[in-house]
RNA sequence: CAGGACAUGCAGCCGCGGCUGGCUUCGCCAGACGAGGAAAGUCCGGGCACCACAGGGCAGGAUGCCGGAUAACGUCCGGCAGGGGUAACCCUCGGGAUAGCGCAACAGAGAAUGACCGCCGCGCAAGCGGUAAGGGUGAAAAGGCAGUGUAAGAGACUACCGUCCGACCGGUAACGGGAGGAGCCGUGCAAGCCCCAUCCGGUGCAAGGCCGAAACGAAGCGAUACGGCUGCCCGCCGUGCUUCAGGUAGGCCGCUUGAGCCCCGCGGCAACGCGAGGUCUAGACAGAUGGCUGCACAAGACAGAACCCGGCUUACAGUUCUG
Numbered sequence: 001c002a003g004g005a006c007a008u009g010c011a012g013c014c015g016c017g018g019c020u021g022g023c024u025u026c027g028c029c030a031g032a033c034g035a036g037g038a039a040a041g042u043c044c045g046g047g048c049a050c051c052a053c054a055g056g057g058c059a060g061g062a063u064g065c066c067g068g069a070u071a072a073c074g075u076c077c078g079g080c081a082g083g084g085g086u087a088a089c090c091c092u093c094g095g096g097a098u099a100g101c102g103c104a105a106c107a108g109a110g111a112a113u114g115a116c117c118g119c120c121g122c123g124c125a126a127g128c129g130g131u132a133a134g135g136g137u138g139a140a141a142a143g144g145c146a147g148u149g150u151a152a153g154a155g156a157c158u159a160c161c162g163u164c165c166g167a168c169c170g171g172u173a174a175c176g177g178g179a180g181g182a183g184c185c186g187u188g189c190a191a192g193c194c195c196c197a198u199c200c201g202g203u204g205c206a207a208g209g210c211c212g213a214a215a216c217g218a219a220g221c222g223a224u225a226c227g228g229c230u231g232c233c234c235g236c237c238g239u240g241c242u243u244c245a246g247g248u249a250g251g252c253c254g255c256u257u258g259a260g261c262c263c264c265g266c267g268g269c270a271a272c273g274c275g276a277g278g279u280c281u282a283g284a285c286a287g288a289u290g291g292c293u294g295c296a297c298a299a300g301a302c303a304g305a306a307c308c309c310g311g312c313u314u315a316c317a318g319u320u321c322u323g
Base pairs, nucleotide, nucleotide: 001323002322003321004320005319006318008296009295010294011293012292013291014290016034017033019031020030021029022028023027036302040313041312043311044310045309046308047307048204049203050202051201060200061199062198063197064196065079066078067077068076069075080094081092082091083090084089095195096194100193101192102189103188104187116135117134118131119130120129121128122127143161144160146158147157148156162184163182164181165180168177169176170175208253209252210251211250217244218243219242220241221240225239226238227237228236229235260279261278262277264275265274266273267272297300
């Protein structure tokens, strides 16, 4: 420097949670179990569930070198390129700037196509013309350097270095090497809009499913017994019984056996895959893990499940292993 592992331990007693078994069953007893590496943040990806959906497009979002792994990913592994380190090794959201738009503060003549000083020519001068070597500004100023050349200059020309194109060779690819060629005046930013390619329906277990009182309601039946409208008759409404709907209170399921965990073998550089064996390891619904005592030491950090899983990120006293 890199990569892992552990996360006070042991014993006794009391207490709590669900499970299994038993009993004299609305409780009691016994037994084996009962938080984490992050259970956290809820930032990505998936399973599962319900809703929506012919097909295609637009809008919107995400990703962005190449190859692989995976259920999937913005994750992981192996490479490439660039950068850092003497080295082991580490870091990087790393497509496109001749598709288009936009921006480039201050300084500076000029920030994309420019001429302030300077240099040269003409001219008495003012000035006009040429030039881009040298100076100056800036984060960035038009390949560098030496020569030829010229009025002064300039890739205008030549050599070397750099850049670009590049037959061909190596590699799955990114990319690397490169015969040879081009005189190199379209600079930067895409983490500004944008373009291109690929992917993406929405909502989350308070999802959702099943059962289901009481009261209200609907339909039917019966009696014309009672009450009301109404003194009487008819009629209507209510009271009675039966059935039904909706799905509130409540109960049950979802719920933990799963892309599971441990170990071995094989394949692969690895992520990971395949095969064999073993194992069952919280599941609540006001929500369980706590306390006391003893012993040991380094005197115990960050922190606690709530549908499940793969990642990422963040917090963390210390102990320990490997290279």

This is a predicted structure of a 323-nucleotide RNA (Bacterial RNase P class A) from a bovine gut metagenome. The RNAcentral record of the sequence draws on MGnify. Of the family's consensus pairs, 94% are formed in the model. Its Rfam family is "Bacterial RNase P class A". By type it is a ribozyme. The coordinates come from a structure-prediction model, not an experiment, and the mean pLDDT is 76.